RNA sequence: GGCGAGAUAGCUCAGUUGGUAGAGCGCAGGACUCAUAAGCCUAAGGUCAAGGGUUCGAUCCCCUUUCUCGCCACCA
Numbered sequence: 001g002g003c004g005a006g007a008u009a010g011c012u013c014a015g016u017u018g019g020u021a022g023a024g025c026g027c028a029g030g031a032c033u034c035a036u037a038a039g040c041c042u043a044a045g046g047u048c049a050a051g052g053g054u055u056c057g058a059u060c061c062c063c064u065u066u067c068u069c070g071c072c073a074c075c076a
Stems, first nucleotide, its partner, number of pairs: 001072007010025004019056001028042003049065005
């Protein structure tokens, strides 16, 4: 330098022919218990990497940029 994959909750990851985003774990509260743990119930938590475009509507489609990973090449 070229190609490919990825970036979504604190962490690990789903998600959708384009129609107001979820799970597990974790955290918080409750109930239970003599008490704690486990298990049970409930809740909070997101500018879907950034900018622009298309569209009535974009996490999803198009362009650019940033970052991460992999493969290939590079030649002074």
Notes:
The prediction has a mean pLDDT of 81. A computed fold for a 76-nucleotide RNA from a Verrucomicrobiota bacterium, annotated as transfer RNA. Taxonomically the source falls in Verrucomicrobiota (Bacteria, Pseudomonadati). RNAcentral holds the sequence, with entries from ENA and MGnify. It matches the Rfam family "tRNA". By type it is a transfer RNA.